Transfer RNA from a Dysgonamonadaceae bacterium, 72 nucleotides, folded computationally. Its mean pLDDT, the model's own confidence on a scale to 100, is 82. NCBI's taxonomy places the organism under Bacteria, Pseudomonadati, Bacteroidota, Bacteroidales, Dysgonomonadaceae.

RNA sequence: GGCCUUAUCGUCUAACGGUUAGGACACGUCCCUUUCACGGAUGAAAUCGGGGUUCGAUUCCCCGUAAGGUCA
Numbered sequence: 001g002g003c004c005u006u007a008u009c010g011u012c013u014a015a016c017g018g019u020u021a022g023g024a025c026a027c028g029u030c031c032c033u034u035u036c037a038c039g040g041a042u043g044a045a046a047u048c049g050g051g052g053u054u055c056g057a058u059u060c061c062c063c064g065u066a067a068g069g070u071c072a
Stems, first nucleotide, its partner, number of pairs: 001071007010025004018055001027043005048064005
């Protein structure tokens, strides 16, 4: 340098083009307990950046950025 893949809460991971963007762990508050732990209830928290297509984009297309793989 060419080609391929990936990018979503703090972490891991779902999501037929129409979802309140879901779940687990972690975190906050409350309950339980003498207290902690365990357990229960509840809450906050995310779509890599910029364009395009579309009535509508996390999803499809293009260009970047980052990471990984492969060929030379």